[in-house]
RNA sequence: GUAGAGGAGAGACCCAGAGUGGGCAUUUCUGGGCGCCGAAGGGGCAAGUCUGACGUGGUGAAGGUCGGAUGAAACUCUCAGGUAAAAGGACUCUAC
Numbered sequence: 001g002u003a004g005a006g007g008a009g010a011g012a013c014c015c016a017g018a019g020u021g022g023g024c025a026u027u028u029c030u031g032g033g034c035g036c037c038g039a040a041g042g043g044g045c046a047a048g049u050c051u052g053a054c055g056u057g058g059u060g061a062a063g064g065u066c067g068g069a070u071g072a073a074a075c076u077c078u079c080a081g082g083u084a085a086a087a088g089g090a091c092u093c094u095a096c
């Protein structure tokens, strides 16, 4: 990487319009609005390591302060995505 299996969370929310011979209901689509979730993807950071400057020390080392670089996640953000079913889904197991 491929195939199979398992796989959570959160409103089938509200409003308007359109379609379905008419009305109601159901359902589909479009647009707007508020809330919520974290496990596609994406962003952020700790210690540590490297490095610059300053000062102490002074033969030096070590160590200190302030910056820079690098730096993980299931942490965090909620951009994207998701919020009935379907689909998707990090990750786990099996086989190749």
Base pairs, nucleotide, nucleotide: 001096002095003094004093005092006091011034013033014032015031016030017029018028019027035083036082037081041079042077043076044075048070049069050068051067052066053065054064
The RNA shown here (Glycine riboswitch aptamer) has 96 nucleotides and comes from Anaerolinea thermophila. The coordinates come from a structure-prediction model, not an experiment, and the mean pLDDT is 79. The source organism's lineage runs through Bacteria, Bacillati, Chloroflexota, Anaerolineaceae and Anaerolinea.